Background: The RNA shown here (c-di-AMP riboswitch aptamer (ydaO/yuaA leader)) has 122 nucleotides and comes from Thermomonospora cellulosilytica. The organism belongs to Thermomonospora, within Bacteria. The sequence is in RNAcentral, with records from Rfam. Its Rfam family is "c-di-AMP riboswitch aptamer (ydaO/yuaA leader)". Rfam describes the family as follows. This family represents a conserved RNA structure found upstream of the ydaO and yuaA genes in Bacillus subtilis and related genes in other bacteria.
């Protein structure tokens, strides 16, 4: 490249406190009242959690909470994810209010499951 995963786009450029998305921290009221104090920590993004069982304890198999794709929804049906980092003894919820990200990674076209709707276009 037709597009997919994801918050990760857009417009602008001489000059970014830019718009849209996202994510964290922060009262009252509610919740909780556990955990931990050198030990079994907590705690965050994320769909990614638990459970079995096998191992030479590095990891295997199976199966799961949950998530994704088949060019828009729904429902069949099929086909895959179910990892990975981050904070640094520390954080429930939270108005005002403060900090932050807007990356990575995939795909050739022809093509692009089924019904059922809907929306363009003509």
């Nucleotide at each position: 490249c037709a597009g997919c995963c994801g918050g990760c786009g857009u417009c602008g450029c001489c000059g970014g406190a830019a718009c849209g998305c996202c994510g964290g921290g922060g009262a009252c009221c509610c919740g909780a009242c556990g955990c931990g104090c050198a030990a079994c920590g907590g705690g965050g993004u994320g769909a990614a959690u638990c459970c079995g069982u096998c191992c030479g304890c590095g990891g295997g198999c199976g199966g799961u909470a949950g998530g994704g794709c088949g060019c828009c929804u729904c429902c069949a049906c099929g086909c895959c994810c179910g990892a990975a980092c981050c904070c640094g003894a520390c954080a429930g919820c939270u108005a005002a209010c403060c900090c932050g990200g807007u990356a990575g990674g995939c795909g050739g076209u022809c093509c692009a499951u089924g019904g059922a709707g809907a929306g363009a276009u003509a």
Model confidence (mean pLDDT): 78 of 100.